Predicted 3D model of a 351-nucleotide part of an RNA (small-subunit ribosomal RNA, central domain) from an uncultured bacterium. RNAcentral holds the full RNA, with entries from ENA and SILVA.
[in-house]
Context: one part of a larger RNA
RNA sequence: UUGGGCGUAAAGCGUAUGUAGGCGGCCGAUCAAGUCAGGCGUGCAAGCCCUCGGCUCAACCGAGGAAUUGCGCUUGAUACUGUUCGGCUUGAGUUCGGAAGAGGAAAGCGGAAUUCCCAGUGUAGCGGUGAAAUGCAUUGAUAUUGGGAAGAACACCGGUGGCGAAGGCGGCUUUCUGGUUCGACACUGACGCUGAGAUACGAAAGCCAGGGGAGCGAACGGGAUUAGAUACCCCGGUAGUCCUGGCCGUAAACGAUGGGCACUAGGUGUAGGAGGUUUUCGACCCCUUCUGUGCCGUAGCUAACGCAUUAAGUGCCCCGCCUGGGGAGUACGGUCGCAAGGCUGAAACUC
Numbered sequence: 001u002u003g004g005g006c007g008u009a010a011a012g013c014g015u016a017u018g019u020a021g022g023c024g025g026c027c028g029a030u031c032a033a034g035u036c037a038g039g040c041g042u043g044c045a046a047g048c049c050c051u052c053g054g055c056u057c058a059a060c061c062g063a064g065g066a067a068u069u070g071c072g073c074u075u076g077a078u079a080c081u082g083u084u085c086g087g088c089u090u091g092a093g094u095u096c097g098g099a100a101g102a103g104g105a106a107a108g109c110g111g112a113a114u115u116c117c118c119a120g121u122g123u124a125g126c127g128g129u130g131a132a133a134u135g136c137a138u139u140g141a142u143a144u145u146g147g148g149a150a151g152a153a154c155a156c157c158g159g160u161g162g163c164g165a166a167g168g169c170g171g172c173u174u175u176c177u178g179g180u181u182c183g184a185c186a187c188u189g190a191c192g193c194u195g196a197g198a199u200a201c202g203a204a205a206g207c208c209a210g211g212g213g214a215g216c217g218a219a220c221g222g223g224a225u226u227a228g229a230u231a232c233c234c235c236g237g238u239a240g241u242c243c244u245g246g247c248c249g250u251a252a253a254c255g256a257u258g259g260g261c262a263c264u265a266g267g268u269g270u271a272g273g274a275g276g277u278u279u280u281c282g283a284c285c286c287c288u289u290c291u292g293u294g295c296c297g298u299a300g301c302u303a304a305c306g307c308a309u310u311a312a313g314u315g316c317c318c319c320g321c322c323u324g325g326g327g328a329g330u331a332c333g334g335u336c337g338c339a340a341g342g343c344u345g346a347a348a349c350u351c
Stems, first nucleotide, its partner, number of pairs: 004322003007305002012319001014201004021194003025088005031082001033081002035077008049065006091191001092188003095184005103177007110154001114150008125136002162169002206247006215241002220236004258318006266296011300307002324351003333344004
């Protein structure tokens, strides 16, 4: 390479947008590049294969044939792929009318709690633990009442509920803004799918500059525990956690399951819409249907576990990735980064 794979055995890029490329709906026409058929030329010799022959046989050698799956030229065929032209509406998109939502950004506001400060009441403890101690407290703590300040997070509602491409998003109001979905069928007429490179986004931690700092809290100090205790428990506590701007670009970034389309029993819950039945109008109930999100389960699949219309079933298209364990996500080189480090990524050796 052929082939086989990627939920858990090695293997789906963290996610999206999109360039090249690959692939691509229905009908008619066109050309004849791919494709198919015929002919001609060429496809060295030797060898392989077949037949015949020469050395007593064979090896070996000679003659003839076949083959040389290829390439070129030429004459045709036109179903399929392709080219070009014309048309279509079911794919895709637009429009109109509804709907839901912690989707995003900014500004403002709110209450509970916590800590601190001031004042009142009040007196000897408080706090903490398995038990203690460190710690706080007669310069009046803890408790309690009133007032003030600050920062961070938003109880209940809250839900295998919702939204978002993923990361993620939860008090309330306003402004700006993205996407989705249902219904109508009015419009465009294949405008589509995927996507090497590329670009953008990307939890936490970390980094740079400037703010902020209540609570929590790596490091650090102390008290315990213990044989020891660089821990688990306790008292403190710096960076950080928060905001603005700029980096970093990684996670068990997980559904450990790439994206798209089509097909293949059902049952049951839930969220958003539409239609119908019913009804005194309406609602509820019930039925149908579309979109999402769960559970159970048939066929089928699977090494098993399990998956099962939200597939890990059956197919097609495109991308990414895997190829024994260790060495090693290391070394070297390249590249990105302020750094930390990221990305790319071996070999010797060894089992």